[in-house]
The RNA shown here (small-subunit ribosomal RNA) has 1495 nucleotides and comes from an uncultured Bacteroidota bacterium.
The coordinates come from a structure-prediction model, not an experiment, and the mean pLDDT is 83.
Its Rfam family is "Bacterial small subunit ribosomal RNA".

RNA sequence: UUAGAGUUUGAUCCUGGCUCAGGAUGAACGCUAGCGGGAGGCCUAAUACAUGCAAGUCGAGCGGCAGCUUUGGAUUCGUCUGAAGUGAGAGCGGCGCACGGGUGAGUAACGCGUACGGAAUCUACCGAUAGUUGGGGGAUAGCCUUGGGAAACUGGGAGUAAUCCGCCAUAUCUUUAUGGGAUGGCAUCAUUUUAUAAAGAAAGCUGAGGCGACUAUUGAUGAUCGUGCGUCUGAUUAGGUAGUUGGUAGGGUAACGGCCUACCAAGCCGACGAUCAGUAGGGGGCGUGAGAGCGUGGCCCCCCACACGGGUACUGAGACACGGACCCGACUCCUACGGGAGGCAGCAGUAAGGAAUAUUGGUCAAUGGGCGGAAGCCUGAACCAGCCAUCCCGCGUGCAGGAUGACUGCCCUAUGGGUUGUAAACUGCUUUUAUCUGGGAAUAAACCACUCUAUUUAUGGGGUGUUGAAGGUACCAGAAGAAUAAGCACCGGCUAACUCCGUGCCAGCAGCCGCGGUAAUACGGAGGGUGCAAGCGUUAUCCGGAAUCACUGGGUUUAAAGGGUGCGUAGGCGGCCCAUGUAAGUCAGAGGUGAAAGGCUACAGCUUAACUGUGGAAUUGCCUUUGAUACUGUGUGGCUUGAAUAAGGAUGAGGUUGGCGGAAUGUGACAUGUAGCGGUGAAAUGCAUAGAUAUGUCACAGAACACCAAUUGCGAAGGCAGCUAACUGGGCCUUUAUUGACGCUGAGGCACGAAAGCGUGGGGAUCAAACAGGAUUAGAUACCCUGGUAGUCCACGCCCUAAACGAUGCUCACUCGCUGUAUGUCCGAAUGAGGAUAUGUGGUUAAGCGAAAGCGAUAAGUGAGCCACCUGGGGAGUACGCCCGCAAGGGUGAAACUCAAAGGAAUUGACGGGGGUCCGCACAAGCGGUGGAGCAUGUGGUUUAAUUCGAUGAUACGCGAGGAACCUUACCUGGGCUAGAAUGUGAGUGAAUGUGUAUGAAAGUAUGCAGGCCCGCAAGGGACAUGAAACAAGGUGCUGCAUGGCUGUCGUCAGCUCGUGCCGUGAGGUGUUGGGUUAAGUCCCGCAACGAGCGCAACCCCUGUUCUUAGUUGCCAGCAAGUAAAGUUGGGGACUCUAAGAAGACUGCCAGCGUAAGCUGAGAGGAAGGUGGGGAUGACGUCAAGUCAUCAUGGCCUUUAUGCCCAGGGCUACACACGUGCUACAAUGGCGGGUACAGAGGGUAGCGAGACCGCGAGGUUGAGCCAAUCCCAGAAAGCCCGUCUCAGUUCGGAUUGGAGUCUGGAACCCGACUCCAUGAAGGUGGAAUCGCUAGUAAUCGCGCAUCAGCCAUGGCGCGGUGAAUACGUUCCCGGACCUUGUACACACCGCCCGUCAAGCCAUGGGAGCCGGGGGUGCCUGAAGAUGGUGACUUAACGUGGAGCUAUCUAGGGUAAAACUGGUGACUGGGGCUAAGUCGUAACAAGGUAGCCGUA
Repeated sequence: UUAGAGUUUGAUCCUGGCUCAGGAUGAACGCUAGCGGGAGGCCUAAUACAUGCAAGUCGAGCGGCAGCUUUGGAUUCGUCUGAAGUGAGAGCGGCGCACGGGUGAGUAACGCGUACGGAAUCUACCGAUAGUUGGGGGAUAGCCUUGGGAAACUGGGAGUAAUCCGCCAUAUCUUUAUGGGAUGGCAUCAUUUUAUAAAGAAAGCUGAGGCGACUAUUGAUGAUCGUGCGUCUGAUUAGGUAGUUGGUAGGGUAACGGCCUACCAAGCCGACGAUCAGUAGGGGGCGUGAGAGCGUGGCCCCCCACACGGGUACUGAGACACGGACCCGACUCCUACGGGAGGCAGCAGUAAGGAAUAUUGGUCAAUGGGCGGAAGCCUGAACCAGCCAUCCCGCGUGCAGGAUGACUGCCCUAUGGGUUGUAAACUGCUUUUAUCUGGGAAUAAACCACUCUAUUUAUGGGGUGUUGAAGGUACCAGAAGAAUAAGCACCGGCUAACUCCGUGCCAGCAGCCGCGGUAAUACGGAGGGUGCAAGCGUUAUCCGGAAUCACUGGGUUUAAAGGGUGCGUAGGCGGCCCAUGUAAGUCAGAGGUGAAAGGCUACAGCUUAACUGUGGAAUUGCCUUUGAUACUGUGUGGCUUGAAUAAGGAUGAGGUUGGCGGAAUGUGACAUGUAGCGGUGAAAUGCAUAGAUAUGUCACAGAACACCAAUUGCGAAGGCAGCUAACUGGGCCUUUAUUGACGCUGAGGCACGAAAGCGUGGGGAUCAAACAGGAUUAGAUACCCUGGUAGUCCACGCCCUAAACGAUGCUCACUCGCUGUAUGUCCGAAUGAGGAUAUGUGGUUAAGCGAAAGCGAUAAGUGAGCCACCUGGGGAGUACGCCCGCAAGGGUGAAACUCAAAGGAAUUGACGGGGGUCCGCACAAGCGGUGGAGCAUGUGGUUUAAUUCGAUGAUACGCGAGGAACCUUACCUGGGCUAGAAUGUGAGUGAAUGUGUAUGAAAGUAUGCAGGCCCGCAAGGGACAUGAAACAAGGUGCUGCAUGGCUGUCGUCAGCUCGUGCCGUGAGGUGUUGGGUUAAGUCCCGCAACGAGCGCAACCCCUGUUCUUAGUUGCCAGCAAGUAAAGUUGGGGACUCUAAGAAGACUGCCAGCGUAAGCUGAGAGGAAGGUGGGGAUGACGUCAAGUCAUCAUGGCCUUUAUGCCCAGGGCUACACACGUGCUACAAUGGCGGGUACAGAGGGUAGCGAGACCGCGAGGUUGAGCCAAUCCCAGAAAGCCCGUCUCAGUUCGGAUUGGAGUCUGGAACCCGACUCCAUGAAGGUGGAAUCGCUAGUAAUCGCGCAUCAGCCAUGGCGCGGUGAAUACGUUCCCGGACCUUGUACACACCGCCCGUCAAGCCAUGGGAGCCGGGGGUGCCUGAAGAUGGUGACUUAACGUGGAGCUAUCUAGGGUAAAACUGGUGACUGGGGCUAAGUCGUAACAAGGUAGCCGUA
């Protein structure tokens, strides 16, 4: 001293990118703002600058002087002049101006950093030491005078001073030359000593204290030169270099040096990255980070560079000089047009640019600098102040009490509660800050003046005096009073914080995931809350998180990633506990350095902190030195185990070349032979009577080598297969011998490298791109078929890529087992087994590894060495550039832009034109229908004022509706009502109730009459009616996608889950799979499972048999009575029946099979046999299935209407289409007559016998019955007799006319029924389709609900008669289980590809066009430098010197190339974009398996 989260999926693990939370800033922007302290403040245009200031000083170097003061004289009163003092400005001279201050343009460099070196150097002022300061001369400013010019400035004359400039002398000393000695070192050499010779100095001033000057040595300071190491990106920059590299000589410099010149040589740099291009001042540090790192270089400090752009030198100790000079250039200004002036990247300030950065302030008081002896002057250095929340730090905006938990606001389940909230009010307290009043610093020590003192007397110490910009500031005291002071962002998750309203995929939000389509905690507002706070957010940038470039600290089978393979260069790495030397790496000690500041730490100073001071530690580095020697390196000597070689042996589709062989195919010839052959899913094209196919014989051609043959063998890989010969490579085994580390890997390099393809020449049988034809198809440029050319083969030469794969680089070592196989050796055996060992090649597996799948001695385990490669998806292996190629193309290989994923493995589902097993009236086998007709009914559509609404594949459509003429009724038209049609409370009024009138279609409106209740003395009360105000209305209006409940369907299918355990990192699995069996997850067996739940089954109901009990209204055998007949009556308890209970059936028994479960059996028994038949009963769930119109209900909408009342109309419409039915088409029938047998129901506003009337529907009357009693009620098909005779009929009954009946207030729209008449279509129904497996289908009638009546042919029940068929599971449909593949998960009605069309975006090519920086050649060439010449000049000296000239040079011009940007008609592809076009390529066997390379 190290924190993570969100986001790929239905879910999971992993890989991997994107995003967030943190810190930071010279910041900016938005909203807001009380105070103080400390810091910081043009990041852009090194753009241009008005104005002021930023470097002067010295009279103790010099000449001199305006003015002023004092004073004298003269005076025309204007002034003139003398002396003394003071003395501005200017000038000569000295020192300074090379510091301080600014900026970062340039610079990739010895520029910077660090460490060394200079034996190759200089240094004014300052310190130390030694010595000196003698003589003489000259010029020139100023001043005076006179010119030129607008100005800047400048010319001439006269004359003058110095610490100005020369000359002479002297020489401790210095330099040079030559010689000698000593010492040392590092090569040239250095130091020291000595001798001789030559050369070289000076300045004065003064207050007499002092200040200076000169020579030389030395110190210090500063500067300068050289070297090692370190110092950005690009190889799509690979070669660069002519003063270039070195030498000799000379020049130049403070000094070394190609620094320069001449000559000579041909070197020098570079893969350890030269050169080129781009970018950039470097460091101390700063930000971040655990660190290593990464990013950065603002403020402060050090170094460098620059001063309008460029060049140049001068002066000087120092400059090639920010506020100096000269020249060129650009720009600006002045001008009298002739000429001149200028350089804020100093401090302020202005303009411009920009998102953006301050005052034209004060003072030299302090610190520091320059000059001066000093006073002092100067100092935009500095110290202060001003502006700015730009940052850091501190303080405050009050504290305590205070509950009717006040009012408002907001929310809710709303008489009320919650929250805002002790918050407020109110009471008490405090007074920081702000305001006012008063006091009031430190920073000051000095210098200096005066004075005292000391003997370290050039100086030290003490005292007094003087000096403050900041500043009347900090600070202190007092006064009054809660008084003067809170915002910003956020509240879906990450991420602390939730509700209401508005909005309705709109408006908008968004860092990522994502919110918004009517109930948004995600938009906007509000209330509330959270966070931070004089700030808060946003944006930008950096580090972190990111182990996401991995040194610390990653990977490469399948996620991105092993080079196609080998040989080998450089490089990297390298055997022996061998010996020995060395000491480069390494380790230890010591020394030097690592500036200060910063950071850390201790202490201290400001009230605290920020800030600052003092000390310490640290500064991980570099250098020097001493030592150690294990390891690495290096030298020497040795060793044999790594490696190699020799000998012997076996081995194989290893390679190259040649020869040979048979089968097949094709072709040709001949023969036999006749009508087809061939081909396919089926066909056709094609071949064939000119004789095919088929068969036989012979011949020819080219290519490939059946069987053997194998998870076999060989090779580096690609690859290699008939037999044989020659040549040749490799590995393996065995045993000794030899060499003695000779090894491993391998960037570049070289070689090899399937198929396709290319070139030249051959060859050409088969197969077969292209192409042609035939099919298929919506199309079919395909799949299938018939043909067929390149090619396939050979030789030579290219190409150089593949899913070149074990998707796994090479080498070495180590790490349990089991079991095959190939080749060799050994033991054994001696024909065989078996064992050991080596090298290959397979399977399985422990440990271990891995995300998992899996790998597992042939590692993907554990280690070592070297190489190659990866860093999200797409764009793209594309573009550009370069290299290679004949071409095709290959190698190398980006960016803009765009997405939040792309991916790997595994899991559960779903799906498959995958597989296996099984079931179902699913098919098949049958019977009857529908689809055709007429009618009924429902629906669609259309129509309408309205045709109310809902239901819409299966799972809507005779459905909601089990009864639409009014009502129903929800719809339409019209007339009305508004607290409403209903109910409750209700002041009051009135009994209730009955009954009128007017008007009206009615509802209603208006207005009367009759009546007079109960309790109570009364007041009052009660039942009932009416009823103002008020409170609760009402809505079949919307949302079934806000819901409850109910329902349909998969499906009465056999499934769906849980607990514990176990397995897996996990999703999840196991159980539930497997083998059997069943109608069944039914049961049995097995099993890491053991159990359990919801389902199945059973329990319930009906029915089938028997028994018991009970007999009325049911029954009637026997007995009796009785009738025309009749259980009619007495009676009976046998029977039927009724309705309660019980029994019975369980594969229980037998036989066979089977371990068992169970199955089989025209078995037994039994009424019934394997669930006896039927019903009720519907698991987890699916379809956002249906229903807001049964009901309930959230939200929304409506309130003189979307509510309520009423009349009439509509729901009944009608060119059509569909569903469900009825009746038929007839003779197994119709009609007429006769006759037999049910069950289950219903009945008092009812069923209604009987009688009478009517042809009939029905009517009149009315017994009986609240029902085992009476009634509906005649069952029909059937049976018997008769008739019809195959026809639109004696079938069929639609339609229509007439006449009626019944219900009802009312049958017009719009009822049913009856009678008479009418007598339509229809002669068994196309494609297609439905139901049914036994008391079923078919057929026959009966009843009921609803209901006044009925459109019922519907629905629900009841019984009568009563079949056929099922071989079987290939196929269609639906379903279940196991398994497999998957790119699907909204789950195949899925996913998804490409062209085209549209819009937007970036980009490549492009005739060209326009720029930019750098280099090169040639021409020209200022200032200046160097050389030559040399007018001229002197008091003196000289290395003086104008001009002319040669060379170099900034710049300018010109030329041809390279590099790099912008733009460009047109053009290429790419990306993105809810609903465009065409197809269907991929994912399932994706319907032709897919994919890679190539054409």